[in-house]
């Protein structure tokens, strides 16, 4: 340059048009329980990559960008 796959709380993952102001582990702060620590129970904190378009509604389709990883030249 050219085709392809990915991009969600701090990490790791689900979610493929409406049920939920996006679950789950895990981290982190709290209170429980213990003589201390670990383990456990409870309860908060915390995100859809960036613009834009499509729809009554977009993390999810669609177009541009932008980081990454494959592959081919």
């Nucleotide at each position: 340059g050219c085709g392809g796959g990915a991009g969600u709380c701090g990490u790791a993952u689900a979610g493929u048009g409406g049920u939920c102001u996006a679950g789950u582990a895990u981290g982190c702060g709290g209170c429980c329980u213990u003589g201390c620590c670990a383990a456990g129970g409870c309860u908060g904190c915390g995100a859809c990559c960036c613009g834009g378009g499509u729809u009554c509604a977009a993390a999810u389709c669609c177009c541009g960008g932008c980081u990454u990883c494959c592959g081919c030249a």